[in-house]
Context: one part of a larger RNA
Molecule: large-subunit ribosomal RNA, domain VI
Organism: metagenome
RNA sequence: CGCAGGAAAUUUGAGAGGAUCUGACUCUAGUACGAGAGGACCGAGUUGGACGAACCUCUGGUGUUCCAGUUGUUCCGCCAGGAGCAUUGCUGGGUAGCUAAGUUCGGAGCAGAUAACCGCUGAAAGCAUCUAAGUGGGAAACUGACCUCGAGAUAAUAUUUCCCAAGGAGUUAAUCCUUGUAAGGGCCGUUGGAGACUACAACGUUGAUAGGUUGGGUGUGUAAGCACGGUAACGUGUUUAGCUGACCAAUACUAAUCGCCCGAUUGG
Numbered sequence: 001c002g003c004a005g006g007a008a009a010u011u012u013g014a015g016a017g018g019a020u021c022u023g024a025c026u027c028u029a030g031u032a033c034g035a036g037a038g039g040a041c042c043g044a045g046u047u048g049g050a051c052g053a054a055c056c057u058c059u060g061g062u063g064u065u066c067c068a069g070u071u072g073u074u075c076c077g078c079c080a081g082g083a084g085c086a087u088u089g090c091u092g093g094g095u096a097g098c099u100a101a102g103u104u105c106g107g108a109g110c111a112g113a114u115a116a117c118c119g120c121u122g123a124a125a126g127c128a129u130c131u132a133a134g135u136g137g138g139a140a141a142c143u144g145a146c147c148u149c150g151a152g153a154u155a156a157u158a159u160u161u162c163c164c165a166a167g168g169a170g171u172u173a174a175u176c177c178u179u180g181u182a183a184g185g186g187c188c189g190u191u192g193g194a195g196a197c198u199a200c201a202a203c204g205u206u207g208a209u210a211g212g213u214u215g216g217g218u219g220u221g222u223a224a225g226c227a228c229g230g231u232a233a234c235g236u237g238u239u240u241a242g243c244u245g246a247c248c249a250a251u252a253c254u255a256a257u258c259g260c261c262c263g264a265u266u267g268g
Base pairs, nucleotide, nucleotide: 001152005163006162007161008160009159010158015149016148017147018146021049022048023047024046025045026044027043033038051106052105053104054103055102059100060099061098062097066093067092068091069090070089071086072085073084074083075082076081110144111143112142117137118136119135120134164267165179166178167177168176169175184262185261186260187259188204189203190202191201192200209255210254211253212251213250214249215248216247219243220242225238226237227236228235229234
């Protein structure tokens, strides 16, 4: 821009893409078959491999924004306690998120029309013949079915709901112009489950959208100070403390203020 008014939802599905794998074991059954050795079809169930999707409860990884230990050195006047630098200085753990080696799930079943092939009826050709008329079965292939996208499918689908003022030009009308708007949308702001940007999604005081605060969780592992014991290193008590990013809630304290813009006007 189009989809012959402007919008908001919900849709149909032309078409496109994805997937399509397979083993072993058990029962049927040591049955059918076979002299024996051996050993099924059909059908039912269990459990795997590879592949794929989603997710993070569990098991782990990461986690330079969390906690602790510790070396050297500089600084905070000294002690104590800390901070900077040394690959995050090194080391031990670890929340959220992300993630696989973790967890859950998937291929199925079914239908249609068929291939090779197997048939029924059956002539040409008194027989025979699956074929010539007619007709049945038959495969991971094909078409559906399963998952995703999908009306720019210009043949532009459908359904529901919402909205429709003035003034002027024009002989009426068609049509055109100006101003302000309706439903609705956007700008702007606080953001994240979204994300390169855009978009998408949530919220904007009639408010829990983010931050803060409070409470909880999680992690770390018993802070500092003081007291006691010890010559001291240090130990013990206060103390399962202190601290704690992203997690879960509550709470308007802070910031989402006030506003501005676009947008049909009854529809060839």